A computed fold for a 1529-nucleotide RNA from an uncultured prokaryote, annotated as small-subunit ribosomal RNA. Rfam family: Bacterial small subunit ribosomal RNA. Its family is annotated with structural constituent of ribosome and ribosome in the Gene Ontology. The coordinates come from a structure-prediction model, not an experiment, and the mean pLDDT is 84.
């Protein structure tokens, strides 16, 4: 920096990612080289080999080898004579080097000091010495034990082995004590003696004493060095002193005695974890993490203990003991220690060769040569890491083939390949070939030193050699593109996209999340992206993370201010002056190892790597200075703080007394039937006299009005009046003290209500409880009762939404208003004004804030101190501690789980929230439905099938404007397979068709007729049949893949945009407000100004008039004619028809209103405020409906899910619902008579007149392609008659019979007619529908569909009402506002018990193991002390012995071990507690809206459960009302 909480926003806040890095591991892959690195686990066990020897110039010597010499029987033997040397004595080394990190929280490490408290072999320096003696023991030899390891006895022997003596030094200066060693080379002049040796001289190396140094150790010390307080007290050698011992050395290090100290909140003790550091990784840094390789220190060496030797060890490859383990054994006894290098087993995700060489570097020994060296240098193995190189280069379009995709044109892979032309790094082969080698040795020359030609040092010359690596590096040659590319990813973060498969499956996933038939997210493929001999994954680290905040965060509401005061330690602290120099600042010095990091050079062809120099090492110590500030000290001051004086206000606290009203009870009187209670009731009380009323008494509790965003108090809290005691605050004056102050961990006082204990009291109220209601239930809400409690005294408890959700103190920063309580002044005195203090409250500027908001009483600007927070849940829980009588409080985790949880604000939606408004929404009316019969649709049921769809409003007389066949999609049976239909190919044939047979038919067979059209004569077009395949076909699926169309909210008045402005932003404003309207209609106002889609208007129709035109329409006037009729001539006047106009606009008047918009009334007018009706349906909602109108993606079927055909079904029928028709009758039925429409339809048609039939209808045929003819008689109405309230002269279902019509065909299953039959039904329960005027109601007529079939649908006219007070209520809608935990939007969200599964965890009788305290037993080896036993070379001796020593015994200390009893940790445990997570389980509905009883906090009781109830508290409660205050000139 990004992703992720939301519909969106801002914030808070967690989770996750991108980076770097690794001693890594795993998966896939793998050419080479260089440089590094390589058991992080079992400090588990180890076979085998090697890792520490060397010195013959210390010694006695000679086992082996070589040489020489001598002897020889030629087999050999002898000889240490020489080179050398096994074993042994002796010296030095083995304490280094190498490994590991178990232990250790420590002077262990780091850093800086101190050592007058110390040691130091080898090395260096100075000064001396090195004399003279003695006695042994190995080896060896002999004997001998044992399986072995290993010994035993006797005897011999050397030394640089051992022991005295002498001398010297050193020393605390008294005593005492007290060194030494020789070897080698050369010279042999001098001395001795017989050749030759000894002595001597000299040089070197040793030896000894001591001084100084260097080096390396030891000890002490300041500071620093992990986590836990759910570890708070620890300590008897403990702290100190004296004396002694011990050590190289100070010291309780040890012992005795004395004193009673020492450590600890600045974290002792205990527990857990851990080697420390230079450094390494990361990071801008500060930090965080880490401590492999390299380097320094420490610790350890199978586990534990111990000492010996030594300069140095309490010793990795030494010793002794104990233990465990392993091995050998003759069972008696022995041996061993890879955390050295290799290697093995084991463990593990995991880590190499039983290699070469001492050539180099270094170490040990040695005079040296040299020997030894698994240190080291090299090689091997491993892509483990870093670095480098390569896998070719150029050209090459037919854009090849193949792959993939495709919109079928093409695109892409892709200049990629092939082809052509080049190159040869690396690898391969051949050859050449550095450097790492310097020395040392031998010899020789010079210089220095010296007495010296010795010795030594140094510089040369010559000579002789020395390479593990190594077939080295490097170079040259040869051949040929030849031998050399993979891995991960491609939804967003995050660079990179398509196809196929799959179908919430398989799977993916770092987070968000993908997958339920079109997956860029799974698997494969093509393509792409990234990195590249590697690439990914995983683990762990830092970063991002300012999510622990020192740098650098917070706490009103997000997590977070202790309930409140006092106050200790601590932190911080007013003014002036002086002094000091601790902090602070500056300079110097020492140190801060090297390596690393950084900079500049250099060397490998570059780089990694190596190397030189510098810088740095921010630190510590010390020293010299500076003195502003802080600190210390001293002196002074008064502004902070306090004291004294007289006052003021107050429900401040404690105690005592007292008053009246009210409730209740009791007693009495009056009095009678109810009272009480509720939404309505009931329980309850009452004729045994209630309630009501009057009088009296008792008792307890609380104090109306005043009373108030009034007062007081630290908070909790405090309210009648009076008295006593008492705390604090404030103002004024200005005296006194002189910083006495602020905050405050631990501590301590107070602390509502409930609760607890003891004793009182008890009127009212009232948990629990009982009863009555409500309810599906009602452990509640409501009602009637009612006990604890509420009250008092004393004692506990110590918690609350103990809230201003805001710690205390101090200072500063615009204003306005009110209130309370003081003071001063002026004018005046009813008071007002001004000023000045202390409280409380409201509004607002700057500023702050995520926003809301806060705003001199800060949440602003600063300072001081304290407390607290670090994702949600688990959980304020468990365990442990402390407190409590108990309830419980306080302190306070983890496992596990989620990717969120939260705050504020925004837009919606919703509310059993509010306000305003509208609608046949209610009301007022009229008529219906729901009851009956029938029709029709649906559900259900049935069925072989009862095809499919539509399902609240917005499905149900709907798709269907019309199922007997057809339709038809369904079922049964039969039948066809390029198909009933389209295009293409080949062949054949005209097409077509009469008849017969079979069949239910489709169809099949036979048979007959036919030989067409155009033509350029080649042929072509159409049709039919056959064949093959591409394909056809599908009312099969998906309306949740879609288009189109439609419904609905709703003809509701809304829905938006541009620019501007406001806000961090989502958004707001506009669109809100005041009026008005049918309307976001219009007006006014306004940070808005405009605009768009809607509204309205424009369109159609209807109502009036005018004009134009008159046929099929009309007929007033004129004429003709008829029985009659516009029948005819004519006419345009009228009606009408259909073109064009006019008209209506709140235009006019009055009123209301703001002078506006508009409304009310009126005039005129055919019509008046949209005149009536229609078409017209904004942004959008419902994954609404439709794949079966049509179109269409995908999927599915292909001798069938396609096609054909016959019959059946869609018409079934116990039942339920919707929509209708007809009725139940007299406003009527029936009979007779008489009127008046409109709009339509008609040639496969409408069909007149006339005739027949009771009728449906039949015959008939005129007219009409329609203002001409027909359908066509309109009906209700009106007139007259009849019926007389009845199951009827109502009603017509049902059924029987007879017919008509349509049609191929009316059985399933048509309509109609006639005769007969004459069911239910007497106005319909709960409930519910339509309608506001030419409307409802009622009456008929027509049309579409249609062969036929309407009670349905769509239209038409006739007759023609009632009512609307009004908006309280129901339903729906609009606007504003409010609350919200909703946003899939209340059909929302969501809580708890119970049941099931899984997970982690607490308790748990206990069990097991680890660790540890205390007490006791025990006591190996060893050291120290003692010693009566035994033994004893050096020295002394008077020769007896002594000194000394060794062994033994013993005492002290002590490891292992054991016993008892505690603490603690871990594992496990029948059973059990809650918690978490799970698919759509069960019960309720507690919360979110006033969530339907406002919610929540503390507390107590109760209840299946959420919860309920009581007491007190809070607003983080809606709504209404009231009050108070503010603003506005």
């Nucleotide at each position: 920096g990004a992703g992720u909480u939301u519909g969106a926003u801002c914030c808070u806040g967690g989770c996750u990612c991108a980076g770097a890095a690794c001693g890594a591991a795993c998966g896939c892959u793998g050419u080479c080289g260089g440089u590094a690195u390589g058991c992080u686990u079992a400090a588990c066990a180890c076979a085998u080999g090697c890792a520490a020897g060397u010195c013959g110039a210390a010694c006695g010597g000679u086992a082996a080898c070589a040489g020489g010499u001598c002897c020889u029987u030629c087999g050999g033997g002898a000889u240490g004579c020489u080179g050398a040397c096994g074993a042994g004595u002796g010296g030095c080394g083995a304490a280094c080097g190498g490994g590991u990190g178990a232990g250790u929280a420590a002077c262990g490490c780091g850093u800086g000091g101190a050592u007058c408290a110390c040691c130091u072999a080898c090395c260096c320096u100075g000064u001396g010495g090195c004399g003279g003696g003695g006695g042994a023991c190995a080896a060896c030899a002999g004997c001998u034990g044992g399986a072995a390891a290993c010994g035993g006895c006797u005897g011999c022997u050397a030394a640089u082995a051992c022991c005295g003596c002498a001398u010297a030094a050193a020393u605390a200066c008294g005593g005492g004590g007290g060194a030494a060693a020789g070897a080698a080379g050369g010279c042999c002049u001098c001395u001795u003696c017989u050749u030759g040796a000894a002595a001597g001289c000299u040089u070197u190396c040793a030896c000894u004493a001591u001084u100084a140094g260097a080096u390396g150790a030891g000890c002490c010390u300041g500071c620093g060095u992990u986590g836990g307080a759910u570890u708070a007290g620890c300590u008897a050698g403990u702290u100190g002193g004296u004396a002694g011992g011990g050590u190289a050395a100070a010291g309780g290090c040890c012992u005795a005695c004395c004193a009673a100290g020492g450590c600890g909140a600045c974290g002792a003790u205990c527990c857990a974890u851990a080697g420390c550091u230079g450094g390494u990784c990361u990071g801008a840094g500060a930090g965080g993490a880490u401590g492999a390789u390299c380097a320094g220190c420490c610790a350890c060496a199978c586990u534990g203990g111990g000492a010996c030797u030594g300069a140095g060890a309490c010793a990795c490859g030494g010793c002794c003991c104990a233990g465990a383990c392993u091995c050998c054994u003759a069972c008696g006894g022995g041996a061993g220690g890879c955390a050295g290098c290799a290697g093995u087993g084991g463990g593990g995700a995991a880590u190499a060769u039983u290699g070469g060489a001492c050539a180099a570097u270094g170490g040990g020994c040695g005079c040296a040569a040299g020997c030894c060296u698994g240190a080291u240098c090299c090689a091997g193995c491993a892509a483990u890491a870093c670095c480098g190189c390569g896998u070719g280069u150029g050209u090459g379009a037919a854009g090849a083939a193949g792959g993939c995709c495709u919109g079928c044109g093409g695109g892409u892979u892709g200049u990629a390949a092939a082809g052509c032309a080049c190159u040869u790094u690396c690898a391969g082969c051949u050859g050449u070939g550095a450097g790492g080698a310097a020395a040392a040795g031998u010899u020789u020359g010079g210089a220095c030193u010296u007495a010296a030609u010795a010795c030594g040092u140094u510089c040369g010359g010559a000579u002789c050699u020395u390479g593990a690596c190594g077939u080295u590096a490097a170079c040259a040659g040869c051949a040929g593109a030849a031998g050399a590319a993979g891995c991960a990813c491609c939804g967003g973060c995050u660079a990179a996209c398509u196809c196929c498969g799959u179908g919430c499956c398989a799977g993916c996933a770092g987070c968000c999340g993908c997958g339920g038939u079109a997956a860029u997210a799974c698997g494969g493929a093509g393509g792409g992206u990234g990195c590249a001999a590697g690439c990914g994954u995983u683990a762990a680290u830092c970063g991002g993370a300012a999510u622990u905040a020192c740098u650098g965060g917070g706490c009103g509401u997000a997590a977070a201010g202790c309930g409140c005061g006092c106050g200790u330690a601590g932190g911080c602290g007013g003014a002036u002056a002086a002094u000091u120099a601790a902090g602070u600042c500056g300079g110097g010095u020492g140190u801060g190892a090297a390596a690393u990091c950084c900079c500049u050079g250099g060397g490998c062809u570059c780089a990694a790597c190596c190397u030189a120099g510098g810088a740095a090492u921010u630190g510590c110590a010390u020293u010299c200075g500076a003195u502003a500030c802080u600190g210390g000290u001293u002196a002074u001051c008064u502004a902070g703080a306090g004291u004294a004086u007289g006052g003021u206000a107050g429900a401040g606290g404690g105690g005592g007394g007292u008053a009246g009203a009210a409730u209740u009870u009791c007693a009495g009187g009056u009095g009678u039937a109810g009272c009480g209670g509720u939404g309505a009731a009931a329980u309850g009380c009452g004729u045994a006299g209630a309630g009501a009323u009057c009088u009296g008494a008792a008792g307890g509790a609380a104090u109306a009005c005043c009373g108030g965003u009034g007062g007081c108090g630290a908070a909790g809290g405090c309210g009648g009046c009076c008295c006593c005691c008492u705390g604090g605050a404030c103002a004024a004056a200005g005296a006194c003290u002189g910083a006495c102050g602020c905050u405050c961990a631990u501590g301590u006082a107070c602390g509502a209500a409930a609760g607890c204990g003891u004793g009182g009291g008890g009127a009212g109220c009232a948990a629990a409880c009982a009863g009555g209601a409500u309810u599906a239930g009602a452990u509640a809400c409501c009602c009637u009762g009612g006990u604890a409690g509420u009250c008092c005294a004393c004692g506990c408890c110590g918690u609350a939404a103990a809230c201003g959700a805001u710690g205390u103190c101090u200072a500063c920063u615009c204003g306005g208003a009110g209130u309370u309580u003081g003071g001063u002044a002026a004018c005046u005195u009813a008071g007002u004004u001004a000023c000045u203090g202390g409280g409380c409250u409201c509004c607002c500027a700057a500023g702050c804030u995520a926003a809301c908001g806060c705003a001199u009483u800060a949440a602003g600007u600063a300072g001081a101190c304290c407390g607290c927070c670090u994702g949600g849940g688990g959980a304020g829980u468990a365990c442990g501690g402390c407190c409590g009588c108990a309830a419980g409080g306080u302190u306070a985790a983890a496992a596990c789980u989620c990717a969120a949880a939260u705050g504020a604000a925004u837009u919606g939606a919703c509310g059993g929230g509010g306000g305003c408004c509208c609608g046949c929404a209610c009301a007022a009316g009229c008529g219906g439905u729901g009851g009956a019969g029938c029709a029709u649709g649906u559900g259900g049921u049935u069925u072989a099938a009862u095809u499919c769809g539509a399902u609240g409003c917005a499905a149900c007389g709907c798709g269907a404007a019309g199922a007997a066949c057809c339709u038809u999609a369904c079922c049964u049976a039969c039948u066809c397979u390029u198909g009933a239909c389209a295009u293409c190919c080949a062949g054949a044939g005209a097409a077509u068709u009469c008849g017969c047979u079979a069949g239910a038919g489709a169809u099949a067979g036979c048979u007959u007729a036919g030989u067409g059209c155009c033509u350029u004569c080649g042929g072509g077009a159409g049709c039919u049949c056959u064949g093959a395949g591409a394909c056809a076909g599908g009312u099969g699926c998906u309306g949740c893949a879609u288009g189109g169309c439609u419904g609905u909210c709703g003809u509701c008045a809304g829905c938006u945009c541009g620019u501007g402005u406001u806000g961090u932003g989502a958004a707001a404003u506009g669109u809100u407000g005041g009026g008005u309207u049918a309307a976001g209609u219009c007006c006014c106002g306004c940070a808005a100004c405009g605009a768009g889609c809607g509204c309205a208007a424009c369109c159609c129709u209807u109502a009036u008039c005018c004009u134009u035109a008159g046929u099929u329409g009309c007929c007033a006037g004129c004429a003709c004619g008829u029985a009659a009729u516009g029948g005819u001539g004519g006419g345009g006047a009228c009606u009408c028809u259909a073109g064009g106009g006019a008209g209506a606009c709140u235009g006019c008047c009055g009123g209301u209103g703001a002078u506006a918009a508009a409304c009310c009334g009126g005039a005129g007018g055919a019509a008046g405020g949209u005149g009536g009706g229609g078409a017209c349906g904004a942004c959008g909602u419902c994954a609404a409906g439709u794949c079966a109108u049509c179109a269409u993606g995908g999927c599915c079927c292909u001798u069938a899910u396609g096609g054909g055909c016959a019959g059946g079904g869609c018409u079934a029928c116990a039942c339920a619902c919707g929509u209708g028709c007809u009725a139940c009758a007299a406003u009527g039925g029936c009979c007779g008579g008489u009127a008046c429409a409109g709009a339509g339809g008609g040639u496969u048609g409408c069909c007149a007149a006339c005739c027949c039939g009771c009728g449906a209808g039949g015959g008939g045929g005129a007219g009409c392609u329609a203002a001409u003819c027909c359908c066509a008689g309109a009906a209700a109405a009106c007139c007259g008659g009849u019926c007389g309230u009845a199951g009827u002269c109502c009603g017509g279902a049902u059924u029987g019979g007879a017919g008509u019509c349509u049609g191929c065909a009316a059985c399933u299953c048509g309509a109609c007619u006639c005769c007969a039959u004459g069911a239910a039904g007497u106005c319909g329960g709960a409930a519910u529908c339509g309608c506001u005027a030419g409307u409802a109601a009622u009456c008929g007529c027509g049309g579409a569909u249609c062969a036929g079939c309407a009670u349905g649908c769509c239209g038409c006219g006739g007759u023609g009402a009632a009512u609307a007070c009004g908006u309280u209520c129901c339903c729906g809608g609009g606007c504003c506002u409010u609350g919200u935990a909703c946003a899939c939007a209340c059909c929302g969200c969501c809580c708890g018990u119970c049941a099931c599964a899984c997970c982690a965890u607490g308790g748990g009788a206990g069990u097991u193991g680890g660790u540890u305290g205390c007490a006791c037993c025990a006591g190996a080896a060893g050291u120290g002390g003692g010693u009566a036993g035994a033994c004893u070379a050096a020295c002394c001796u008077u020769c007896g012995g002594g000194a000394g020593g060794u062994c033994g015994c013993u005492c002290a200390c002590c490891a292992c071990g054991g016993u008892g009893u505690g603490g603690u940790c871990a594992a496990u445990g029948a059973c059990u507690g809650g918690g978490g997570u799970g698919a759509a389980g069960u019960c309720g509905u507690a919360a979110c809206a006033a969530g339907g009883u406002a919610g929540c906090c503390c507390u107590a009781g109760g209840g299946g459960a959420a919860c309920c109830u009581g007491g007190g508290g809070c607003u983080g409660g809606a709504u209404c009302a009231c009050c108070u205050c503010c603003u506005u000139u």